[in-house]
RNA sequence: GCGCCUGUAGCUCAGUGGAUAGAGCACGAAGUUGCGGACUUCGAGGUCGUAGGUUCAAAUCCUGCCAGGCGCA
Numbered sequence: 001g002c003g004c005c006u007g008u009a010g011c012u013c014a015g016u017g018g019a020u021a022g023a024g025c026a027c028g029a030a031g032u033u034g035c036g037g038a039c040u041u042c043g044a045g046g047u048c049g050u051a052g053g054u055u056c057a058a059a060u061c062c063u064g065c066c067a068g069g070c071g072c073a
Base pairs, nucleotide, nucleotide: 001072002071003070004069005068006067007066010025011024012023013022018056027043028042029041030040031039049065050064051063052062053061
């Protein structure tokens, strides 16, 4: 340099055109406990990598760029 894949919560991931973007772990509070852990309930946490385009409507489709991974040279 060329090709392919990935980018969504602190972490691991789901969501592949339409409802308020979700789950597990982690975090906070309450309950429970002699204290803690475990367990139960509740809560907080997201400009969906970025800039455009298509569409009535985009996390989702298309293009550029950025970052990471794999392969070829």

Overview
A computed fold for a 73-nucleotide RNA from a bacterium, annotated as transfer RNA. Model confidence (mean pLDDT): 82 of 100. The same sequence occurs in records of 2 taxa. Rfam family: tRNA. Rfam classes the family as a transfer RNA. The RNAcentral record of the sequence draws on ENA and MGnify.